[in-house]
RNA sequence: CUCUUAUCAUGAGAGGUGGAGGGACUGGCCCGUUGAAACCCAGCAACCGCCCGCAAUAUAAGCGGGAAAAGGUGCUAAAUCCUGCGAAGUGGACACACUUUGAAAGAUGAGAG
Numbered sequence: 001c002u003c004u005u006a007u008c009a010u011g012a013g014a015g016g017u018g019g020a021g022g023g024a025c026u027g028g029c030c031c032g033u034u035g036a037a038a039c040c041c042a043g044c045a046a047c048c049g050c051c052c053g054c055a056a057u058a059u060a061a062g063c064g065g066g067a068a069a070a071g072g073u074g075c076u077a078a079a080u081c082c083u084g085c086g087a088a089g090u091g092g093a094c095a096c097a098c099u100u101u102g103a104a105a106g107a108u109g110a111g112a113g
Stems, first nucleotide, its partner, number of pairs: 001113008013041001015040003021031003025084001027082002042076003047072002050066005080105001085102007
């Protein structure tokens, strides 16, 4: 980097260093010197791992439950902040707006190349 798959409306700091940027991208709309990014500390959670159970020959796979953050990741403004392609519905003369929904894109985990 590519592919497969699961999840994405919960939760989480009034700390230290740092100094101007940040929210992937588009268009919006926001956050930021009453201090951005980044790093440290702190915190949140249960994807893998760990423990127990279920039927079966079975230590694989599957399903259910549990503990745990000094096992491996991840995360800590706003729904993945909204949106971007399509469908349906409603309003409207049109333009267009709104609602619902599928996909795409993205993020994170796990597996494969």
Molecule: SAM riboswitch aptamer (S box leader)
Organism: Alteribacillus persepolensis